[in-house]
RNA sequence: CUCAUCCAGAGGGGUGGAGGGAACGGCCCUGUGAAGCCCCGGCAACCACCACGCAUGCUCGCGGCGAUUUCUGAACGAGGCCUGGCUGCGUGGCAGGUGCCAACUCCGGCCCGCGGCAUGUGAGAGCCGCCGGGACAGAUGAG
Numbered sequence: 001c002u003c004a005u006c007c008a009g010a011g012g013g014g015u016g017g018a019g020g021g022a023a024c025g026g027c028c029c030u031g032u033g034a035a036g037c038c039c040c041g042g043c044a045a046c047c048a049c050c051a052c053g054c055a056u057g058c059u060c061g062c063g064g065c066g067a068u069u070u071c072u073g074a075a076c077g078a079g080g081c082c083u084g085g086c087u088g089c090g091u092g093g094c095a096g097g098u099g100c101c102a103a104c105u106c107c108g109g110c111c112c113g114c115g116g117c118a119u120g121u122g123a124g125a126g127c128c129g130c131c132g133g134g135a136c137a138g139a140u141g142a143g
Stems, first nucleotide, its partner, number of pairs: 001143006011040005019029003024108003041101003046097002049093007057086002060084002063082003105137001110134004114129004
């Protein structure tokens, strides 16, 4: 940098001793013990691996069948089919590599829509939502 996912799920002990939830604003967690580190346990299934299925994919194999030549031999062995391989997709399994185990990524900001409230016809435009969608940012995985 690219792609995918982010409303599901899963915590105890030891150590440590004041912070933590990325930043900011909220709102929370925390001496009934934060972060960090160690041990054990768990969740999930991105990647890897295994099995099965599908393909309108590739056309890869000194693989098999095989048209043609009057015949034989030789040669070339096309298209196609089968089989194997590769690739892609789907389903299931496993738990090797990561990840994760308060709160939707805890919520918000920027844009759009919807609802409510306020203002009241000049300019100008607000506030709220325990509503929805998108963007931005971030996290994790794979490349």
A computed fold for a 143-nucleotide RNA from a soil metagenome, annotated as SAM riboswitch aptamer (S box leader). The coordinates come from a structure-prediction model, not an experiment, and the mean pLDDT is 75.